[in-house]
RNA sequence: UCUUCAGGGCAGGGUGUAAUUCCCGACCGGCGGUAAUUUCGUUUUGACGAAAAAGUCCGCGACCCACAGUUUUGUGGUUGAUAUGGUGUGAAUCCAUAACCGACAGUAAAGUCUGGUAUGCAGAAGA
Numbered sequence: 001u002c003u004u005c006a007g008g009g010c011a012g013g014g015u016g017u018a019a020u021u022c023c024c025g026a027c028c029g030g031c032g033g034u035a036a037u038u039u040c041g042u043u044u045u046g047a048c049g050a051a052a053a054a055g056u057c058c059g060c061g062a063c064c065c066a067c068a069g070u071u072u073u074g075u076g077g078u079u080g081a082u083a084u085g086g087u088g089u090g091a092a093u094c095c096a097u098a099a100c101c102g103a104c105a106g107u108a109a110a111g112u113c114u115g116g117u118a119u120g121c122a123g124a125a126g127a
Stems, first nucleotide, its partner, number of pairs: 001127005012024003026112002028102002030060004037052006055100002064077005082098005104115003
């Protein structure tokens, strides 16, 4: 530099003229980092190497806002949520329990429907 890939989810029920939006309940978890767990391989049996493992820790993306540009875009800003108990030298990551969170526009008030989006991107793999 090029190519490819790069987000999941309201079952069942209640009220109502109308709700996957309210209520009961159900379900989902982008990318990189961090690991005492797991698997595989090597081994001089000391260990070493590889892969996977956090929605709530650290960072990023998306969305939104401002400014510049007005074709692509650039710079800056904003941006959600975890406790308790257990083990242990050591855990916001393991185990158990109970919680909590989720852009904008539309519409009976939406993390899950529809739309911007057959978009873009953190990044991953390959040449």
Overview:
This is a predicted structure of a 127-nucleotide RNA (FMN riboswitch aptamer (RFN element)) from Weissella thailandensis. The coordinates come from a structure-prediction model, not an experiment, and the mean pLDDT is 79. Rfam family: FMN riboswitch aptamer (RFN element). About the family: The RFN element is a highly conserved domain that is found frequently in the 5'-untranslated regions of prokaryotic mRNAs that encode for flavin mononucleotide (FMN) biosynthesis and transport proteins. The sequence is in RNAcentral, with records from MGnify. The organism belongs to Weissella, within Bacteria.